[in-house]
Molecule: Bacterial RNase P class A
Organism: Acidimicrobiales bacterium
RNA sequence: UGAGUCGGCCGGGUGACCGCGGGUCGGCGCCGCACCUCGGUGCGGUGACCGGUUCGAGGAAGGUCGGGACUCCACAGGGCAGGGUGCUGGCGAGAUGCCAGUCGGGGUGACCCGCAGGAAAGUGCCACAGAGAACAGACCGCCGAUGGCACCGGUGGGGCUCCGGCCCCGCCGGCGCACAGGUAAGGGUGAAACGGUGCGGUAAGAGCGCACCAGCGCCCGGGGCGACCCGGGCGGCUCGGCAAACCCCACUCGGAGCAAGGCCGAACAGGGACAGGGUGGCCCGCCCGACGUCCCAGGUGGGCCGCACAGAUGGAUGGUCACCGAUCGGGACCCCCGCAAGGGGCCCGUGGACAGAAUCCCGCCUACAAGCCGACUCAGCCG
Repeated sequence: UGAGUCGGCCGGGUGACCGCGGGUCGGCGCCGCACCUCGGUGCGGUGACCGGUUCGAGGAAGGUCGGGACUCCACAGGGCAGGGUGCUGGCGAGAUGCCAGUCGGGGUGACCCGCAGGAAAGUGCCACAGAGAACAGACCGCCGAUGGCACCGGUGGGGCUCCGGCCCCGCCGGCGCACAGGUAAGGGUGAAACGGUGCGGUAAGAGCGCACCAGCGCCCGGGGCGACCCGGGCGGCUCGGCAAACCCCACUCGGAGCAAGGCCGAACAGGGACAGGGUGGCCCGCCCGACGUCCCAGGUGGGCCGCACAGAUGGAUGGUCACCGAUCGGGACCCCCGCAAGGGGCCCGUGGACAGAAUCCCGCCUACAAGCCGACUCAGCCG
């Protein structure tokens, strides 16, 4: 100097004009009451009117994914089904959250990700290719010891003979074939092939045996709260992957939600059916039950509370102008800092994203222009 990783901050500033919603004060209009002298005064209420003053969205307000506060339902008790979570320790009201760690994966690295209990309880899947995909398997190859077939040589017995020899049954040796059989080391198929390398052994091979390694099981020692890590010994020789497949195991879960719920006012018209009804489904329990439940029809659909340092309810903070200015791009001279590499000043142009509360709080996920700060990693250059 450049590229990157992690964490934090911020979310343009100033002024003017016009326009919004809430609070408050005053005025004006209207209504009511009291007083008073027709007029008027005072108090209260109300108004979508006028004026002053004051307050007025976020780091995510978005998603509505998770947890809670709060409200209602007399069971929130038990169970089935169903849902959620899933390494260890800690934090925390809780969380599927956060912190630290362990293990696994990715990256040169700083760091990032995790689908992180169980595959030996059971079931299921692994297309195509391939011989064969988990109680597997022989396509190409290799061997063919032991059997088989053919040829050659020697030989024992028997038979025939034209005396050259021929035929049959055996034995021994050689050699050829690759039939029976053996093999899974070599090659091939595939994402993946039932341990790897080497030596021995064998007819050729194979953990068949051995050495070393990896894995698995058992035992022992050390470190750690623990997940787990390090080391040693013995052993059989090796028993794939997927559970974010069904499932098993452990823990956990009443339901509904501010359109919850409560108060006031106004209006109206009842009729029918039934023992059932009770905030996800089913069962048991429990409770209510004609002042009940369900269906049809009619009326009202207004105000207040819930509701807040913004508190709306068709839902408010916007528009215009001017200046400043972050950033970025370009650029001669000159000036400043530096040993240098390099940087800054100066000039021209440029000119700010994602996006709007609705009961509240804590998390998670997603979007984001311009910048600032800190720590760390890698690469280049200079001294």